[in-house]
RNA sequence: UCAGCCUGUUGGGCAAUCGCUUGCAUUUGCAAGAGGAAAGUCCGGGCAGUAUAGGAUACGACAGCCGCUAACGGCGGCCGGGGGUGACCCUAGGGAAAGUGCCACAGAAACGAUACCGCCUCGUAAAGGGGUAAGGGUGAAAGGAGUGAGGUAAGAGCUCACAGCGACGCAUGGUAACAUGCGAAGGAGGUAAACCCUGUCGACUGCAAGGAGGUGAAUACACUAGAGCGAUCCGCUUGUAUUCACCGAUACCCGCUUGAAUGUAUCAGCAAUGGUAUGUCUAGAUAGAUGAUUGUCCUCGACAGAACCCGGCUUACAGACAGACUGGCAAU
Numbered sequence: 001u002c003a004g005c006c007u008g009u010u011g012g013g014c015a016a017u018c019g020c021u022u023g024c025a026u027u028u029g030c031a032a033g034a035g036g037a038a039a040g041u042c043c044g045g046g047c048a049g050u051a052u053a054g055g056a057u058a059c060g061a062c063a064g065c066c067g068c069u070a071a072c073g074g075c076g077g078c079c080g081g082g083g084g085u086g087a088c089c090c091u092a093g094g095g096a097a098a099g100u101g102c103c104a105c106a107g108a109a110a111c112g113a114u115a116c117c118g119c120c121u122c123g124u125a126a127a128g129g130g131g132u133a134a135g136g137g138u139g140a141a142a143g144g145a146g147u148g149a150g151g152u153a154a155g156a157g158c159u160c161a162c163a164g165c166g167a168c169g170c171a172u173g174g175u176a177a178c179a180u181g182c183g184a185a186g187g188a189g190g191u192a193a194a195c196c197c198u199g200u201c202g203a204c205u206g207c208a209a210g211g212a213g214g215u216g217a218a219u220a221c222a223c224u225a226g227a228g229c230g231a232u233c234c235g236c237u238u239g240u241a242u243u244c245a246c247c248g249a250u251a252c253c254c255g256c257u258u259g260a261a262u263g264u265a266u267c268a269g270c271a272a273u274g275g276u277a278u279g280u281c282u283a284g285a286u287a288g289a290u291g292a293u294u295g296u297c298c299u300c301g302a303c304a305g306a307a308c309c310c311g312g313c314u315u316a317c318a319g320a321c322a323g324a325c326u327g328g329c330a331a332u
Stems, first nucleotide, its partner, number of pairs: 001328004006323005012297007020033005035303001039314002042312005047206004054234004059202005064078005079093001080091004094197002099195002101191003116136002118132005146162005165187001168183006210254002213247009226238004259281001261280008
């Protein structure tokens, strides 16, 4: 200096005038006022209700190991596999010796094969029979791992030597997934983002939740019933419905914003994150609040507006700025 890869900040600024919402004050005022995604409504919770447990089945989700978190299908680190010169990126990553299914076309044959050509052998020959799977063809993949030698009628791990696929065993390292080394000649293609099996988790409804029901009387049904609790079953709790009277609450009020919040420093940790100390309070609308005008600067301005709250994921995004690392080229 060019290119790449990863991460972070910002999202027009400043001044004046008028206007809007909330809180405080009461004298004209003071303070605050939409996001990194507020979007999607896809996950997980907090909170509220169903009086109230539990078990099983069904259904759904997840799936390497170890951690973080309130929790998660999230995040961090590591292991295995794949891509890239590299920095880095991707990973639906348990089980195929429980079972079922699928592997097009080609080929004789694609899970347990009556073998197409070939080789050997029987038969005078032919037709045909027996043996073989080393060689050839087909194919992504063929008695499902190789090379060489011996052996054989011809052959084959049938035997041996060398090398080394998986399972398994032992040793070492690691919390573990796993890695390395040694043993090992029969042993078991692929596919589970096919069905399935194993393990773990999951009640329902939701701020349009919810905040106020209680007592007495009468009538009807019922107690192996009805009603309620979670789709179904078991189980658990308990009377149900109607009418009348009395008491209570009564608001466009509460829920509604101080939160598993956030800044700085420090300690622990590779990190995610946690502890300690010390600061900060930053919207609560409800037909729904931040707009208009003027001047000026400039990089000339993208995606786009809270509605109970929070942690994630996914999607959209003009321009500007910063940092770490990798590769190329040049100079010293």

A computed fold for a 332-nucleotide RNA from an Acidobacteriota bacterium, annotated as Bacterial RNase P class A. The sequence is in RNAcentral, with records from ENA. Rfam family: Bacterial RNase P class A. Its family is annotated with ribonuclease P activity, dimeric ribonuclease P complex and tRNA processing in the Gene Ontology. It is annotated as a ribozyme. From the family's description: Ribonuclease P (RNase P) is a ubiquitous endoribonuclease, found in archaea, bacteria and eukarya as well as chloroplasts and mitochondria. The source organism's lineage runs through Bacteria, Pseudomonadati and Acidobacteriota. The coordinates come from a structure-prediction model, not an experiment, and the mean pLDDT is 75. It is recorded under the gene name rnpB.